[in-house]
Bacterial RNase P class A from an uncultured delta proteobacterium, 423 nucleotides, folded computationally. Its mean pLDDT, the model's own confidence on a scale to 100, is 76. Rfam family: Bacterial RNase P class A. Rfam links the family to the GO terms ribonuclease P activity, tRNA processing and dimeric ribonuclease P complex. By type it is a ribozyme.
């Protein structure tokens, strides 16, 4: 200088000039329910969008379902230790792949609980298999070479080879496929095969280290029935739902509208009432009840519950105010920690709109791209270049707040890593 890993920071600034939206304080006028509130105008001070406000993926708090109990469904996560209110997130580690490294990544319990699938292509795809191929043997045919026999032709025999067939053997070679029932080097063996060995893997035992996951050593066993579980599924852990359009007040007006269903029993005080008395009717209260209705998928429990109930249908209101910003909140020092983070001490209040506010316009700097060239190198082609000019400057708006993840996207800093070159 060029490629590259991973972090940490900012998101224009500064003036004017005109527009907004809150808050406090003050002042003056109205109105009321006159404690005090609401308005509406002036005047002061302060304050007003993000790292990601997006995605709605996770976790939560807060809010309601009566006080939310067990289970089953159903859903999520999954190596190991830790951090957190929590999490599927962060750390720090282990093991496995990626990459020359710096560093990434993970789909990381379990395949012998069971089910299920590995297409085509291969002989053969989990106890499966011989397609070519080698080797033993037997059989035709033919060549050689010897031996016997014949006067010779010719005839018989043995060995070795070669081409064909078949009986068997084999699984090392080669072929098919993602994937072939360990791998490689040597013995052996008719050829071979873990059939033996030595080394690698693989299996449990055993030492030693580490909280662990997991590493290392040793000794022994010839050991193999593979892969997929982001396949259904076992295992371990977690989880009530539903969601600020939650949910509470207040106000307006309609239909106190129609139509169904049930409207039933038990106990007990206490009153009336009739009765000799036991007792019996009725009422007012209280306590139960599985008719009916809630626990936002079911069961069990539970809860309300004889009525101001419950179900259908339809009708009104679609107004205003609260939730709505003081928080597991930020900053800063300082100890602990590898580190996430935790702990102490100070400091500080940082938007709360209500169809949706912070915007326009000048002007200056700031940054990158072109022109052109004051001056400068250089033999030379060419290079550098101030001042001026012109263009352009991400992604991108809170809406009940956090604590993450995921995406989109311009800028500075300074670290490591690989390559070149020069001193």
């Nucleotide at each position: 200088g060029c490629a590259g890993g991973a972090g940490a920071c900012c998101a224009g600034a500064c003036g004017a000039u005109c527009g907004c939206c809150g808050g406090c304080g003050c002042g003056a006028g109205c109105c009321c329910c006159a404690c005090g509130g609401g308005u509406u105008c002036g005047c002061g001070c302060g304050g007003g969008a993000g790292g990601a406000a997006a995605g709605u993926c996770c976790g939560a708090g807060c809010u309601c379902c009566g006080c939310a109990g067990g289970g089953c469904a159903a859903g999520g996560u999954g190596c190991c230790g830790g951090g957190u209110a929590a999490c599927g997130c962060c750390c720090g580690g282990u093991g496995a792949g990626g990459g020359u490294g710096a560093c990434c990544u993970c789909g990381a319990g379990g395949a012998g609980a069971g089910u299920g699938c590995c297409a085509c292509a291969g002989a053969g795809a989990a106890g499966a298999g011989a397609c070519c191929g080698c080797c033993u043997c037997g059989c035709c045919u033919c060549g050689c070479u010897c031996c016997c026999u014949u006067c010779g032709c010719g005839g018989g025999g043995a060995g070795c080879g070669a081409c064909g067939c078949g009986c068997g053997g084999u699984a090392a070679g080669g072929g098919u496929g993602a994937a072939a029932c360990g791998g490689c080097g040597g013995g052996g063996u008719a050829a071979g095969a873990g059939c033996c060995c030595a080394c690698c893997g693989c299996g449990g035992c055993c030492g030693c280290g580490g909280c662990a996951a997991c590493g290392c050593g040793g000794a022994c066993g010839g050991c193999a029935c593979g892969g997929c579980a982001a396949a259904c599924c076992c295992c371990a852990c977690c989880u009530g739902g539903a969601g600020c359009a939650a949910g509470g007040c207040c106000g307006c007006g309609u239909a106190g509208a129609g139509g169904g269903g049930c409207g039933a029993c038990g106990c007990g005080c206490c009153g009336c009432a009739c009765g000799a008395g036991a007792g019996u009717g009725c009422g007012u209260c209280g306590u139960g009840u599985a008719a009916g209705g809630g626990c936002u998928g079911c069961c069990c429990g539970c809860c309300c519950g004889a009525g101001g109930c419950c179900c259908c249908u339809g009708g009104g209101u679609u107004g205003g105010c609260c939730g709505c910003u003081g928080g597991a909140c930020g900053c800063g020092c300082a100890c602990g920690g590898u580190g996430a983070c935790g702990u102490g001490c100070g400091c500080g209040c940082u938007a709360g709109a209500g169809g949706a506010a912070u915007g326009a316009u000048c002007g200056u700097c700031g940054g990158c791209c072109u022109c052109c060239g004051c001056g400068g190198g250089g033999u030379g082609a060419c290079c550098c270049a101030g001042a001026g000019a012109g263009g352009c400057g991400a992604c991108a708006g809170a809406a009940c707040u956090c604590g993450g993840c995921u995406u989109a996207c311009g800028g500075u800093c300074a670290c490591c890593u690989g390559c070149g070159a020069c001193c």